The RNA shown here (Lysine riboswitch aptamer) has 162 nucleotides and comes from uncultured Angelakisella sp. Taxonomically the source falls in Angelakisella (Bacteria, Bacillati, Clostridia, Oscillospiraceae). Its mean pLDDT, the model's own confidence on a scale to 100, is 83.

RNA sequence: GGUAGAGGUUGCGGGUUUCAUCAGUAACCACCCCCAUACGGCCCGGGAGGCCGGGGAGGGCGAAAGGGAAAACCGCCGAAGAGAAAAGUUCCCCCGAGAACUUUUCUACUGGGACGCAGCAGAAUAUGCUGCGUACUGUCACAGUAUCUGUGGAGAGCUAUC
Numbered sequence: 001g002g003u004a005g006a007g008g009u010u011g012c013g014g015g016u017u018u019c020a021u022c023a024g025u026a027a028c029c030a031c032c033c034c035c036a037u038a039c040g041g042c043c044c045g046g047g048a049g050g051c052c053g054g055g056g057a058g059g060g061c062g063a064a065a066g067g068g069a070a071a072a073c074c075g076c077c078g079a080a081g082a083g084a085a086a087a088g089u090u091c092c093c094c095c096g097a098g099a100a101c102u103u104u105u106c107u108a109c110u111g112g113g114a115c116g117c118a119g120c121a122g123a124a125u126a127u128g129c130u131g132c133g134u135a136c137u138g139u140c141a142c143a144g145u146a147u148c149u150g151u152g153g154a155g156a157g158c159u160a161u162c
Stems, first nucleotide, its partner, number of pairs: 001162005008077001011076004016071004028060002032056004040052003044096004049092001080110002082107010111137002114134008139153006
């Protein structure tokens, strides 16, 4: 250097199907009340504009996406995630800023999952991500009272093999 493997049955990710939630919410329709005819509204700021009325109570009707669970399937063991940069799309148009999503590159930041606390995202007490802590677990090194115990490290690691 090549090849093949292991950590867990709660390892990681992907899409399909079904289900619950989203939610009796948004939109739409009818009635009443208030403001208004562009000085208002269309996420934040600015701007020549474009389009349209805006708000409230409550009646009828009534979703969807993202996120989640289950089963099977597929791809795998830096699987994957996170951060940064660039490009593209969306938020009426232009500029600025912000957020979300997708793709690519870089960063040797993170062994893995669980639980608790905090923060962010989210409709949410679900879930995801980040930080800290706790024990557990796999791996290697060192030491020992030795098949177990203790301490420490990190996946560019570990085991086997050529």